This is a predicted complex of two RNAs, RNase P RNA and transfer RNA, with 460 nucleotides together. It holds a member of the Rfam family "Bacterial RNase P class A". Rfam classes the family as a ribozyme.

[in-house]
């Protein structure tokens, strides 16, 4: 210098003017039974979006439902140990794969429980098979020789084989020696892999060493399934309170019934069985206010423990609460980036342009996605000293 | 605020559940035949990397995850 990789920080700053939404204080006027409360108006003070507020993909708090119970179904998760309120998140480690490396990715349990699947190609695709090929020892046919016992050939008929070729993503270990008619774990040695055991290390996943076994038990569970663990459901339009309103002897269904917030069975509770719960349809009324609701697993700065995620502890601070939805506009200066001109280059001066993604709606912890600028560590390559 | 579903030639759909030959059908388009010409009819052709990006698998429109866009429902 170039290429790459992993993090971290901020979301430009200050001031003037004009506005927007809550809160607090004070004055004036009015209402009301009062210290008080409410309404109108004026003045002052202070506060006012995010790292993702987003997607709603996970997990909780909170609320209601039997202060929710049992079983099935269904859904999710899946190496080990830890962190946490909890998680599918995070940290550390183990194993596998990719990369020269820094580093990245992994739904990473079980196909030696059962069932299923594997198109095309190919001889054969899952208790293997034989197209080309090799052999033809043995049996058959046949030729030559013969000491008449047989020997040596040929043929490729029966048959044997799976070394080599070929197909495929995948063809039932690899290399070598022996063996054979040709061959083959058929035998042996070494290596790989599988299973069982022992010893050593580690909390553990696992790692190392070693012995034995049969010579090999293939792939796929983001296929059904099995195992372990987790999950009852509904959600702030949850729920609670106040005020206001009223038209149903309406129509149909309706009893081992209905409702209890997805399905089925049990259980429990409430209501009801013709003066009829409940369901569907039709018709009518109201459609206002408060609360939940902004102080919380809170933020910042230290110290201690821990490799780390994080935990404990001390101090300081209060940090949006609207309700169809406020948080904006403009001007000036400074800083940043880009660009043009002047100056001999460094540099300095002048002018112009630009600043992303996006916006709370009960609240938190994550993940994912969108996006601007700055900065640091590490790796590789080339060059110079 | 909460929930459900979809995306396949130019258009409308099938295939997705249960993965397998170069994704099928209709209309539209183009070429030729027929006709004096057009339409209709007959014959033939082209046109899709299944919304996008990853993963699982020998193999993905189909299974899983994420993203984008669109539609529907709930007092």
């Nucleotide at each position: 210098u170039g290429a790459g990789u992993c993090g971290c920080u901020a979301a430009a700053g200050c001031g003037g003017c004009c506005g927007c939404u809550g809160c607090c204080c004070g004055g004036a006027g009015g209402g009301u039974u009062c210290u008080g409360c409410c309404c109108u108006u004026c003045g002052g003070g202070g506060a006012g979006a995010g790292g993702a507020a987003a997607g709603u993909c996970c997990g909780g708090g909170c609320u209601c439902u039997a202060c929710a119970g049992g079983g099935c179904a269904c859904g999710g998760u899946g190496g080990u140990g830890g962190g946490u309120a909890a998680c599918g998140c995070c940290c550390a480690c183990c194993g596998g794969c990719c990369g020269c490396a820094a580093g990245g990715c992994c739904a990473g349990a079980g196909c030696a429980a059962g069932u299923g699947c594997a198109g095309c190609a190919g001889a054969g695709a899952g208790u293997a098979a034989a197209c080309c090929g090799c052999c033809g020892a043995u049996g058959g046919g046949u030729g030559u020789c013969u000491u008449c016992g047989g020997a040596c050939g040929c043929u490729a008929c029966a048959g044997g084989c799976a070394a080599g070729g070929g197909u495929g993503a995948a063809a039932g270990g690899g290399u070598g020696c022996g063996g054979u008619a040709a061959g083959a774990g058929c035998g042996c040695a070494c290596c790989a892999g599988c299973g069982a055991g022992a010893c050593g290390g580690g909390u553990g996943a696992c790692c190392g060493u070693u012995u034995c076994g049969g010579c090999u038990u293939g792939g796929u569970a983001a296929a059904c399934c099995u195992c372990a663990c987790c999950g009852g459901g509904a959600g702030a339009a949850a729920g609670c309170c106040c005020a206001c309103a009223u038209a149903g002897a309406g129509a149909g269904g309706g009893a081992u019934g209905a409702c209890g917030c997805u399905g089925c069975c049990c259980g429990c509770g409430u209501c009801g069985u013709u003066u009829g719960a409940c369901c569907u349809c039709c018709g009518g009324g109201u459609a206002g206010g408060g609360u939940g609701u902004u102080g919380g697993a809170a933020a910042c700065c230290g110290c201690u423990g821990g490799c780390g995620a994080c935990a404990g502890u001390g101090g300081u601070u209060c940090u949006a609460g609207a309700g169809g939805a406020a948080u904006g506009g403009u001007c000036g200066c400074u800083a940043c980036u880009c660009u043009u001109c002047u100056u001999u280059u460094u540099u300095a001066g002048a002018g112009g342009a630009g600043g992303a993604c996006a916006g709370a709606a009960c609240c938190c912890g994550g993940c994912u996605u969108a996006u601007c600028a700055g900065u640091g560590g590490c790796u590789c390559a080339a060059g110079a000293u | 605020g909460g929930g459900g579903c979809g995306u396949u030639g130019g258009u409308g759909u099938a295939g997705u559940c249960c993965g397998g030959u170069c994704a099928a059908c209709a209309c539209a388009u183009c070429u030729g035949a027929u006709u004096g010409c057009c339409g209709a009819u007959c014959a033939g052709a082209a046109g899709a990397u299944c919304a996008c990006g990853g993963g699982u698998u020998c193999g993905a429109a189909u299974c899983c995850c994420g993203u984008a866009c669109g539609c529907c429902c709930c007092g």